[in-house]
RNA sequence: GCCGCUGUGGUGGAACUGGCAUACACAAGGGACUUAAAAUCCCUCGAAGGUGACUUCAUACGGGUUCGAUCCCCGUCAGCGGCA
Numbered sequence: 001g002c003c004g005c006u007g008u009g010g011u012g013g014a015a016c017u018g019g020c021a022u023a024c025a026c027a028a029g030g031g032a033c034u035u036a037a038a039a040u041c042c043c044u045c046g047a048a049g050g051u052g053a054c055u056u057c058a059u060a061c062g063g064g065u066u067c068g069a070u071c072c073c074c075g076u077c078a079g080c081g082g083c084a
Base pairs, nucleotide, nucleotide: 001083002082003081004080005079006078007077010026011025012024019067028044029043030042031041032040046057047056048055049054060076061075062074063073064072
């Protein structure tokens, strides 16, 4: 230099053929139980704004296609692998 794969909440990791992003688990916070703890069980958990209903933004980054993009197209960055 060329080719391929990967990039999603604090972490791992789902999301079908483009149609409710963050399922599920862990971690964390609150509660129950206990003399107290551990274990177990219940609830909450992307960000900002709003009294609230709700609104807006966010899938590495920047564009494009589309009524609509984690998904398709182009470029860039980072990691891994292969070829030279």
Notes:
Model confidence (mean pLDDT): 81 of 100. This is a predicted structure of an 84-nucleotide RNA (transfer RNA) from Angelakisella sp. Rfam family: tRNA. By type it is a transfer RNA.